[in-house]
Molecule: Bacterial RNase P class A
Organism: Flagellimonas taeanensis
RNA sequence: GGAGCAGGCCACCUUAUCGUCCCGAUUGUAUCGGGGAGGAAAGUCCGGACACCAUAGUGCAGCAUAGCGGGUAACGCCCGUCCGCCGUGAGGCGAGGACAAGUGCAACAGAAAGCAAGUACAGUUCGGCUGUAGUGAAAUCAGGUAAACUCUAUGCGGUGAAACGCCAUGUAAACCAAUGACUGAGGGCUGCACGCCCGAGUUGGAGGGUAGGCGGUUGGAGCCUUUGGGCAACCAAAGACCUAGAUAAAUGAUAAGGGGUCCCGAAAGGGAUUACAGAAUCCGGCUUAUGGCCUGCUUUUUUU
Numbered sequence: 001g002g003a004g005c006a007g008g009c010c011a012c013c014u015u016a017u018c019g020u021c022c023c024g025a026u027u028g029u030a031u032c033g034g035g036g037a038g039g040a041a042a043g044u045c046c047g048g049a050c051a052c053c054a055u056a057g058u059g060c061a062g063c064a065u066a067g068c069g070g071g072u073a074a075c076g077c078c079c080g081u082c083c084g085c086c087g088u089g090a091g092g093c094g095a096g097g098a099c100a101a102g103u104g105c106a107a108c109a110g111a112a113a114g115c116a117a118g119u120a121c122a123g124u125u126c127g128g129c130u131g132u133a134g135u136g137a138a139a140u141c142a143g144g145u146a147a148a149c150u151c152u153a154u155g156c157g158g159u160g161a162a163a164c165g166c167c168a169u170g171u172a173a174a175c176c177a178a179u180g181a182c183u184g185a186g187g188g189c190u191g192c193a194c195g196c197c198c199g200a201g202u203u204g205g206a207g208g209g210u211a212g213g214c215g216g217u218u219g220g221a222g223c224c225u226u227u228g229g230g231c232a233a234c235c236a237a238a239g240a241c242c243u244a245g246a247u248a249a250a251u252g253a254u255a256a257g258g259g260g261u262c263c264c265g266a267a268a269g270g271g272a273u274u275a276c277a278g279a280a281u282c283c284g285g286c287u288u289a290u291g292g293c294c295u296g297c298u299u300u301u302u303u304u
Base pairs, nucleotide, nucleotide: 001300002299003298004297005296006295007294008293009292010291012258013257014256015255016254017253018252020036021035022034023033024032025031026030038276042287043286045285046284047283048282049281050160051159052158053157057194058193059192060191062156063155064154065153066152067081068080069079070078071077082096083094084093085092086091097151098150102149103148104145105144119133120132121131122130123129164215165214166213167212175205176204177203178202179201186198187197188196189195222241224239225238226237227236228235229234259274260273261272262271263270264269
């Protein structure tokens, strides 16, 4: 130098002008000050917090997970380790329990492949009884297969911020029809059954009206530093910090200067370009998209 493996970091920067959302202060509708996207805000795939419905009930069905140990609020996530497979290697991948309960499935070869059937030769107590040969991974055998049904163990109630709570505004407690009022209509709770709860209205027709605001909502399993424990994931203590909150949806535009990368060039210098993407109740993961830099390690015709 080539080809790779693993891990980490950054996410263009500064200034000026104009604009925009939130908060605060003056005060009074404006001025000033402060703050304003991400590592994935994405997919909505797992796990939770929170809210409502029985204090979340029982059975069936259904779904998920699967060596062993640990971490965590929890997980299908993470860490360690054993085993198996892949790679020369650094390393990577694994739904990795049970086929000795039952059912099913299986290419080629072979007479025969799963209640067995019985080929050739030899032996024989003449009973497909014994041995050998031959095919095959496996031949009267606890063969293989469960991301095949199934079994075992463990876990899972439903809905989802358009949850939910409050305030305001409008109206028709009217009209017609059907049905019902404890002999219970109808509704809620899980797909079904049970069970529980509410219960005087419910359904249809025709018609009238409202469709605004506040909370939930951003201070939290928070983030940073140091020390200690642990192989690690992670945990504990101390100190310090406050870090978006829109609702049709703000987080932007322009100019100048400076970075990064690529190309041209001997150099000076010049040119191009600067990714993926954009919060919407919040948090922990996974997966996917994506520009660049750094560190350690492996391998190799080569060079010293």